[in-house]
Molecule: SAH (S-adenosyl-L-homocysteine) riboswitch aptamer
Organism: Oxalobacteraceae bacterium OM1
RNA sequence: CCUUCCAAGGAGCGUUGCAGCGCGGUUUCCCGACCGCGUCAGGCUUGGAAGAUUCUGCAGUAUCGCAACGGCGCUCACGAACU
Numbered sequence: 001c002c003u004u005c006c007a008a009g010g011a012g013c014g015u016u017g018c019a020g021c022g023c024g025g026u027u028u029c030c031c032g033a034c035c036g037c038g039u040c041a042g043g044c045u046u047g048g049a050a051g052a053u054u055c056u057g058c059a060g061u062a063u064c065g066c067a068a069c070g071g072c073g074c075u076c077a078c079g080a081a082c083u
Stems, first nucleotide, its partner, number of pairs: 002051008010076006018043001020039008042069001
């Protein structure tokens, strides 16, 4: 760095539907590409665990502090200011 799982980032309802996924079809020897239908707004970030690969010599302890984001509409919760 990558893959999977877990947790956190306050929450609910509705809605559109990109990626992904499922099904079907077209073309093709195949891969792939394209089309349709369905599903679909934590897919992102941070932390933890496991795995795999590569590289290399990273560490550990204590104290203090601590996120940034998440289509559209409505609602609730929480906080601040003003009246």